[in-house]
RNA sequence: GCUCCCGUAGUUUAACGGAUAGAAUAGGGGUUUGCGGAACCUCUGAUCGCAGUUCGAUUCUGCGCGGGAGCG
Repeated sequence: GCUCCCGUAGUUUAACGGAUAGAAUAGGGGUUUGCGGAACCUCUGAUCGCAGUUCGAUUCUGCGCGGGAGCG
């Protein structure tokens, strides 16, 4: 330099182009317990950026950014 893949809560991840973007775990609060832990209830938190297509984009397209793999 060329080609391909990936990018969503702190972390691991769901979502035919149409739901208030859904869980798990972590974190806060509570119930329980002699105190913890576990269990149960509850709260908080996310789509890499900019454009385009579309009535509608996490999803499709282009460019950029970041990460990975292969080739030279």
Predicted 3D model of a 72-nucleotide RNA (transfer RNA) from a soil metagenome. The coordinates come from a structure-prediction model, not an experiment, and the mean pLDDT is 81. Its Rfam family is "tRNA". By type it is a transfer RNA. The sequence is in RNAcentral, with records from MGnify.